[in-house]
RNA sequence: GGGCCUGUAGCGCAGCUGGAAGAGCGCAUCCAUGGCAUGGAUGAGGUCAGGGGUUCGAGCCCCCUCAGGUCCA
Numbered sequence: 001g002g003g004c005c006u007g008u009a010g011c012g013c014a015g016c017u018g019g020a021a022g023a024g025c026g027c028a029u030c031c032a033u034g035g036c037a038u039g040g041a042u043g044a045g046g047u048c049a050g051g052g053g054u055u056c057g058a059g060c061c062c063c064c065u066c067a068g069g070u071c072c073a
Base pairs, nucleotide, nucleotide: 001072002071003070004069005068006067007066010025011024013022019056027043028042029041030040031039032038049065050064051063052062053061
């Protein structure tokens, strides 16, 4: 320098054919217990890596850039 893959909540990740952004762990509050562990209920937390484009509508499609991984040279 070139090809391919990945980037979504604090963390590891899902998101179908473009049509309301999610579950698990963690966190906060509450309930059960005399208390802890544990179980249950509720809730907070997101510029979907950045920018541009297509579209009535983009996490998803197209282009550029950035970061990480991998292969080739």

Source information: This is a predicted structure of a 73-nucleotide RNA (transfer RNA) from a Ktedonobacteraceae bacterium. The same sequence occurs in records of 2 taxa. Model confidence (mean pLDDT): 82 of 100. The organism belongs to Ktedonobacteraceae, within Bacteria.